[in-house]
Context: one part of a larger RNA
RNA sequence: UUGGGCGUAAAGAGCUCGUAGGCGGCUUGGUAAGUCGGAAGUCAAAACAGGAGGCUCAACCUCCUGUCGCUUUUGAUACUGCCAUGGCUUGAGUUUGGUAGGGGAUGACGGAAUUCCUGGUGUAGCGGUGAAAUGCGCAGAUAUCAGGAGGAACACCAAUGGCGAAGGCAGUCAUCUGGGCCAAUACUGACGCUGAGGAGCGAAAGCGUGGGGAGCGAACAGGAUUAGAUACCCUGGUAGUCCACGCCGUAAACGUUGGGUACUAGGUGUGGGGCGCUAUCAACGCGUUCCGUGCCGCAGCUAACGCAUUAAGUACCCCGCCUGGGGAGUACGGCCGCAAGGCUAAAACUC
Numbered sequence: 001u002u003g004g005g006c007g008u009a010a011a012g013a014g015c016u017c018g019u020a021g022g023c024g025g026c027u028u029g030g031u032a033a034g035u036c037g038g039a040a041g042u043c044a045a046a047a048c049a050g051g052a053g054g055c056u057c058a059a060c061c062u063c064c065u066g067u068c069g070c071u072u073u074u075g076a077u078a079c080u081g082c083c084a085u086g087g088c089u090u091g092a093g094u095u096u097g098g099u100a101g102g103g104g105a106u107g108a109c110g111g112a113a114u115u116c117c118u119g120g121u122g123u124a125g126c127g128g129u130g131a132a133a134u135g136c137g138c139a140g141a142u143a144u145c146a147g148g149a150g151g152a153a154c155a156c157c158a159a160u161g162g163c164g165a166a167g168g169c170a171g172u173c174a175u176c177u178g179g180g181c182c183a184a185u186a187c188u189g190a191c192g193c194u195g196a197g198g199a200g201c202g203a204a205a206g207c208g209u210g211g212g213g214a215g216c217g218a219a220c221a222g223g224a225u226u227a228g229a230u231a232c233c234c235u236g237g238u239a240g241u242c243c244a245c246g247c248c249g250u251a252a253a254c255g256u257u258g259g260g261u262a263c264u265a266g267g268u269g270u271g272g273g274g275c276g277c278u279a280u281c282a283a284c285g286c287g288u289u290c291c292g293u294g295c296c297g298c299a300g301c302u303a304a305c306g307c308a309u310u311a312a313g314u315a316c317c318c319c320g321c322c323u324g325g326g327g328a329g330u331a332c333g334g335c336c337g338c339a340a341g342g343c344u345a346a347a348a349c350u351c
Stems, first nucleotide, its partner, number of pairs: 003323004007305002012319001014201004021194003025088003028084004033080002035076008048066007091191001092188003095184005103177007110154001115149007125136002162169002206247006215241002220236004258318006266296012300307002324351003333344004
């Protein structure tokens, strides 16, 4: 490289946007670049392939024929390309009217609880554990009542439920704002899919500057446990956790399953919308349809487990990735970063 693969064996980039490129709906006319046919030239000999012959066979040798390629010329026009900025509407998008939602940003407000402070009542314990002790408490704790301060998180509703590209998102209200879905007519007329490089977003921890600091709590200290105990348990407790701005760019970033399109038995839930029937209206119910999200299950697939219209089935288009274990996601070099480190990424050797 070919081939074969990528849910769990090695292998889908964390996610999205998008440049080049690759691929691309129905139809008319032209062209003839790709494609296909004829003819001519050329491709030295040998070699190669097919056929035949000669050394007793074979290797070997001899003869005949030939594929392919390139050039020129002449035709064909189904498909691909190009041209007519041709035509069309089903892909895609726009418009109008609805609709559900913890989608995002900013600001304001709320109650419960913990802690602390002040004051009242009140007295000897509290706390903690398997059992204890360190710790707190007669300088009045714990308990209880009232008032105040401050920070963080939002019980019930709550769900196998919703939204978002992913990370993720939950008290209430206001302002600004993104996307989806449904229905309907009108409009644009292939404007599409994917996407090497590239750009943006990206949990937690960590970093920088400035705030904040209730609770929790790496490090650390003490008490236990133990043979020891640099742990598990307990009492404390600093960074951090929170906010603003800026970095970092990684996760079991998981559905361990890239994106798009089309097709292929059913059954049963749930969330959002439309239509029809029943009903005095409505709720409810029944049927149907579109979108999302679960479970079960046939064909088919799979090494099996399992997947099964939300495919791991049947096909096509595009990207990424894998190629025995260790060495190693390491060294070196390069790029990025304040650093921590990240991205790219070997070999010797060894089994």